[in-house]
Molecule: Glycine riboswitch aptamer
Organism: soil metagenome
RNA sequence: ACUUGCGGAAGAGACCGGCACGACCCCGAUGGCCUGUGCCGGCGCCGAAGGAGCAACCGCCCCGGAACCUCUCAGGCAACAGGGACCGCAGGU
Repeated sequence: ACUUGCGGAAGAGACCGGCACGACCCCGAUGGCCUGUGCCGGCGCCGAAGGAGCAACCGCCCCGGAACCUCUCAGGCAACAGGGACCGCAGGU
């Protein structure tokens, strides 16, 4: 330095509208309701997978490597789950 396992690990709408499904109410509905689920669209937002840009810096130095900075293409925005740069411990090469 790379890799495996374990643990920790942030940010940002439970937004608006439409459709469908499920439960409950009502049954005369163009219905009500669940902080329900899924899909689509819209606007707003986040950056710590990835990607891109600049470049501090670094090196075997005129050629390379390059960020936690910047952009958001991707990704993400209630909790849970998942992901997660980075940090710690143990092991392997």